The RNA shown here (c-di-GMP-I riboswitch aptamer) has 85 nucleotides and comes from a Clostridia bacterium. Taxonomically the source falls in Clostridia (Bacteria, Bacillati, Bacillota).

RNA sequence: CCACGUAAAAGGCAAACUUGUCGAAAGGCAAGGGCGCAAAACUAAAGGGCCUAAAGGUGUGAACCCAGGGCAGCCAGUUGCCGAA
Numbered sequence: 001c002c003a004c005g006u007a008a009a010a011g012g013c014a015a016a017c018u019u020g021u022c023g024a025a026a027g028g029c030a031a032g033g034g035c036g037c038a039a040a041a042c043u044a045a046a047g048g049g050c051c052u053a054a055a056g057g058u059g060u061g062a063a064c065c066c067a068g069g070g071c072a073g074c075c076a077g078u079u080g081c082c083g084a085a
Base pairs, nucleotide, nucleotide: 004083005082012037013036017032018031019030020029021028022027035073041078042077043076047075048074049071050070051069056065057064058063
């Protein structure tokens, strides 16, 4: 340095759920909480995937299509702490 992590140490993050708030929704943010996590850090305006469907489109209608809205705790990419085997 690369890989690896069923060991240790120092720290870190925070699922569900609850409350508040923003949002059409998905979802975000704050507080509580703690299921878990060695990248559960960053990247969604350019890799794939997933969610939503306001506006728009189609339709007599029910409904369907559609992302420039979201998800990084799905894979991926980038960076990175520690070092027993």